[in-house]
RNA sequence: AAUCGAUAAAGGCACACCCAUUGAAAAAUGGCGUCGCAAAACUAUAGGGGCUUAAGUGUUUUACACUAUGCCAGCCAGUAAACCGA
Repeated sequence: AAUCGAUAAAGGCACACCCAUUGAAAAAUGGCGUCGCAAAACUAUAGGGGCUUAAGUGUUUUACACUAUGCCAGCCAGUAAACCGA
């Protein structure tokens, strides 16, 4: 230096629920909280997968279906650090 991540140490992030705001919704932001995480850091027209369905289109027409330019990286993945050391 690279790879790896057992046992710990020093730290970090913050699931769900709840509250407020934004949004058609998915969801996001902030607060509370602490399920977990060795990248739970970043990346959504570099890739796969998933969620919603406003607008639009179609139809057997007040319903149903299709569809992202919306959303999810704490689904896989890509990029790429830091602490310690069996």

c-di-GMP-I riboswitch aptamer from a Bacilli bacterium, 86 nucleotides, folded computationally. Its mean pLDDT, the model's own confidence on a scale to 100, is 83. The sequence was found by an Rfam model in a public genome assembly. Lineage of the source: Bacteria > Bacillati > Bacillota > Bacilli.